[in-house]
RNA sequence: GGCGCCAUAGCCAAGUGGUAAGGCACGAGUCUGCAAAACUCUGAUCCCCGGUUCAAAUCCGGGUGGCGCCU
Numbered sequence: 001g002g003c004g005c006c007a008u009a010g011c012c013a014a015g016u017g018g019u020a021a022g023g024c025a026c027g028a029g030u031c032u033g034c035a036a037a038a039c040u041c042u043g044a045u046c047c048c049c050g051g052u053u054c055a056a057a058u059c060c061g062g063g064u065g066g067c068g069c070c071u
Base pairs, nucleotide, nucleotide: 001070002069003068004067005066006065007064010024011023012022018054027041028040029039030038047063048062049061050060051059
């Protein structure tokens, strides 16, 4: 220098056009003499900017960061 893959909540992670599942953790509540355990509830600007579309996490372009391959 060229090419490919990845980026979603504090952490892990699903979702390949129709307004984002699940688990752990945190917080609140129930229970308890106080706790622990158990049960219930609670949270997302989908890395950034722009474009296409009635509608974008998803498609397209450009950037940032990480990993890998070629030279």
Predicted 3D model of a 71-nucleotide RNA (transfer RNA) from a Clostridia bacterium. It was read from a public genome assembly. The coordinates come from a structure-prediction model, not an experiment, and the mean pLDDT is 81. Rfam family: tRNA. About the family: Transfer RNA (tRNA) molecules are approximately 80 nucleotides in length. It is annotated as a transfer RNA. NCBI's taxonomy places the organism under Bacteria, Bacillati, Bacillota, Clostridia.